[in-house]
Molecule: Bacterial RNase P class A
Organism: Palleronia marisminoris
RNA sequence: GCGGAUGACCGGGUGGCCGCCUCGAACCCAUGGGUUCGGGGAGGAAAGUCCGGACUCCAGGAAGUAACGGUGCCGGGUAACGCCCGGGCGGGGAACGGCGGGGCAACCUGCCGGGAACCCGACGGAAAGCGCCACAGAAAACAGACCGCCCCCGCAGGCCGGGGGUAAGGGUGAAACGGUGGGGUAAGAGCCCACCGGGGGGGCGGCAACGUCCUCCGCAUGGCAAGCCCCACCGGGAGCAAUGCCGAAUAGGGGUCCCAUCGGCCGCUUCCGCCAGGGACCCGGGUUGGCAGCUCGAGCCCGUCGGCAACGGCGGGCCCAGAUGAAUGGCCACCACCCGGCUUGAAUGGCCGGGGACAGAAUCCGGCUUACAGGUCGUCCGCGCAU
Repeated sequence: GCGGAUGACCGGGUGGCCGCCUCGAACCCAUGGGUUCGGGGAGGAAAGUCCGGACUCCAGGAAGUAACGGUGCCGGGUAACGCCCGGGCGGGGAACGGCGGGGCAACCUGCCGGGAACCCGACGGAAAGCGCCACAGAAAACAGACCGCCCCCGCAGGCCGGGGGUAAGGGUGAAACGGUGGGGUAAGAGCCCACCGGGGGGGCGGCAACGUCCUCCGCAUGGCAAGCCCCACCGGGAGCAAUGCCGAAUAGGGGUCCCAUCGGCCGCUUCCGCCAGGGACCCGGGUUGGCAGCUCGAGCCCGUCGGCAACGGCGGGCCCAGAUGAAUGGCCACCACCCGGCUUGAAUGGCCGGGGACAGAAUCCGGCUUACAGGUCGUCCGCGCAU
């Protein structure tokens, strides 16, 4: 210099004027407000509500099981997690290498290998069992002869008919019962051999996932577990509109007593009783509303130590929104940033005009995911050149 990756952070600043919410102190009126002074007042995602918790209620606590749901390589971190860190395996990935094709050449291009930084993975078990494998194809799981190839028989002697062998070739498919090469054979075939792949056993390294080496087996058991299932681990349910307290008018509920006997209830009448009606007193429930829960917490910042890291220990400092028809705002000036125009030989100079995203607490934390104008600082890898 060219190319390829990736991490962290900011997300306007200062001043003036007018406002809003809240806390503390003093004073005033007065039990609810007012005045003054001082302190604090949205986010990196406050969002989606997708995971994990704290807390509260279901009377409290412990253990287990069935059903159901969730998680799923290994180790570590954490209060916990489906999150994070480190590692393993698989897939992708530039340079580069090999074999071709085109071109006079420079070069272009196809396939295979290769694997940097880095990216992705729904990554337990398919020799426990059941089930399924569409379409196409001859055949789809104890395989299977459509074409082709080979052998034999027949006579009508050919683009012929019949029988048998063959999974090497063609064709179908997501997948055809290991792959490539050689030997072998009538043609073929792990039938035999070499290499690669696979399986069993053992040694070594590693906590482990796993890796590597030796040896045996010609290879016997294709895929789907995001169909059921098996194994290991985890999980009781509902949620701050949780939950507790205080509680008005009006309406409604229950109880006791009284009034009235006009209404309803035996075929009719009377009495009693019941229902309904009126009044008085008492009781609890509970709507609007108010208070608590409510913000000091797995808290933030700095230093140091341990650890590859996630993170943890120790020491010091700090207090940082609590609204509820829901505050956190508006205007002006200057500066910084971005865009456009003019000026100019050209401008990073001057002048003029314009712009600033996504969004917004509502019990509180830890994550994940998604949205985002513009800007800042790094780190890693490959190739080339110079010293």